[in-house]
């Protein structure tokens, strides 16, 4: 960097430093922030690998991961309903791209 599997509507801070931005790229929306964003530090949260105890569950010592909003929301295709003369628009949905974490491969 690529490719396979699984998971993505649970969970988790009134802390410290910092200081002005983020919410993954594009578009469009919609929001978060000086009552203090990013980022580091501690904390916590969770259980994919691994260890340890069992037998499909517990444990949280190791490796990650995560700590605003369903992955914040839509786009790309179906289908149900409502509207309209049709195009088409709204809502819900159901798959699908893209993306994230993990564990394995090339």
């Nucleotide at each position: 960097c690529u490719c396979u599997u699984a998971u993505c509507c649970a969970g988790a801070g009134u802390g410290g430093u910092g200081a002005a931005g983020g919410g993954a790229a594009c578009u469009g929306g919609c929001c978060c922030g000086a009552u203090g964003a990013a980022a580091c530090c501690c904390g916590g949260c969770a259980a994919c690998c691994u260890g340890c105890g069992a037998u499909u569950c517990g444990u949280a010592a190791g490796g990650u991961g995560c700590u605003a909003a369903c992955u914040c929301c839509a786009g790309c295709a179906g289908a149900a309903u409502g509207u309209u003369u049709u195009u088409a628009c709204a809502u819900u949905u159901u798959g699908g791209a893209a993306g994230a974490u993990a564990a394995g491969g090339u």
SAM riboswitch aptamer (S box leader) from Fictibacillus arsenicus, 106 nucleotides, folded computationally. It matches the Rfam family "SAM riboswitch aptamer (S box leader)". Rfam's curators write: The SAM riboswitch is found upstream of a number of genes which code for proteins involved in methionine or cysteine biosynthesis in Gram-positive bacteria.